[in-house]
Context: one part of a larger RNA
Molecule: large-subunit ribosomal RNA, domain IV
Organism: Chloroflexota bacterium
RNA sequence: CACGGUCUGCUAAGGAACUCGGCAAAUUAACCCCGUAACUUAGGGAGAAGGGGUGCCUCGGUAGAGUGAUGGUGCUGCGCGCACCUGAGCUCGAGGAGGUCGCAGUGCACAGGCUCAAUCGACUGUUUAUCAAAAACACAGGUCCCUGCGAAACCGUAAGGUGAUGUAUAGGGGCUGACACCUGCCCAGUGCCGGAAGGUUAAGGCGACGGGUUCACGCUCGGAACCGAAGCCCCGGUGAACGGCGGCCGUAACUCUAACGGUCCUAAGGUAGCGAAAUUCCUUGUCGGGUAAGUUCCGACCCGCACGAAUGGCGUAACGACUUGAGCACUGUCUCGGCAGACUACCCG
Numbered sequence: 001c002a003c004g005g006u007c008u009g010c011u012a013a014g015g016a017a018c019u020c021g022g023c024a025a026a027u028u029a030a031c032c033c034c035g036u037a038a039c040u041u042a043g044g045g046a047g048a049a050g051g052g053g054u055g056c057c058u059c060g061g062u063a064g065a066g067u068g069a070u071g072g073u074g075c076u077g078c079g080c081g082c083a084c085c086u087g088a089g090c091u092c093g094a095g096g097a098g099g100u101c102g103c104a105g106u107g108c109a110c111a112g113g114c115u116c117a118a119u120c121g122a123c124u125g126u127u128u129a130u131c132a133a134a135a136a137c138a139c140a141g142g143u144c145c146c147u148g149c150g151a152a153a154c155c156g157u158a159a160g161g162u163g164a165u166g167u168a169u170a171g172g173g174g175c176u177g178a179c180a181c182c183u184g185c186c187c188a189g190u191g192c193c194g195g196a197a198g199g200u201u202a203a204g205g206c207g208a209c210g211g212g213u214u215c216a217c218g219c220u221c222g223g224a225a226c227c228g229a230a231g232c233c234c235c236g237g238u239g240a241a242c243g244g245c246g247g248c249c250g251u252a253a254c255u256c257u258a259a260c261g262g263u264c265c266u267a268a269g270g271u272a273g274c275g276a277a278a279u280u281c282c283u284u285g286u287c288g289g290g291u292a293a294g295u296u297c298c299g300a301c302c303c304g305c306a307c308g309a310a311u312g313g314c315g316u317a318a319c320g321a322c323u324u325g326a327g328c329a330c331u332g333u334c335u336c337g338g339c340a341g342a343c344u345a346c347c348c349g
Base pairs, nucleotide, nucleotide: 004344005343006342007341008340009339010338011337013335014334017333022330030054031053032052033051034050039044041178055100056099057098058097059096064092065091066090067089071085072084073083074082075081101105113328114327115326116325117324118323120320121319125137126136141176142175143174144173145172146171147170153162154161155160179315181313182312184245185244186243189242190241191238192237193236194235195234198233199232200231204227205226209222210221211220212219213218246264247263248262249261250260273307274304285301286300287299288298289297
């Protein structure tokens, strides 16, 4: 030892006005008692929430609990035996009453902040060693396909090996992803499966007929018809296989709208449920709620640019270092700064 830097504390009044966002900090905190909602898969939710108590002294190491010496009685197989009673000593030890000190008694330290609503994912788990921990992966469960055993599948040129010293309640592969309610229509295209007919068709078979050569026998070359697999064509099936799931015009006694009608196209024209959504361009859609004020949020509406049913649809208790919105408590995040300490910086040597 001024203005600063890093770290650590405190701070009037206000209390999120800060900010992308309560990030950070603060609050809460142990034990005992009281008391705890919606919802629920009846287990949970729950330490929900919200309250109260806690020191020390005296009654008093009290009530009580554990252990159980000694003594007594009875039984006796007679033993250092058994049963009952007694209850010393030791250990643990409330609750209550009275008193007492401080601002404060889990007196320091260590030690959940809470609630409401919504998205996504059921959950515990796993992951980008070194910018991502998640809504991604996995998962139990569901379903489809393949596989009859020297199995399928996989590794290997092979022998051989894994599968498995297993055997369809088994093994492999794909998709989905607890649970509840469900999972619509299309087989035209593509794929897969089936199909003793037919079409096409390679090598090959057969070989009419013809060419070369030859006196001839022969050798050789070309070769029609016909017979020839799988595949393809063809005929069927199949969607928890790849996938797909319309347009225009008109119509009701205000208007609007269109249950209704017409027409074109298609393999079939999106069912249930959900819906401005992790999906909505227009869009800050419109209405309602919450706020003094809300591009976010919640509840609705449906005009779904471009949701939709195991590339699952829609719900859902519990769970989440996930994400979004709101509130209570709390605070130097802020109004807006200030103060103190340590170490630096700085000054002198």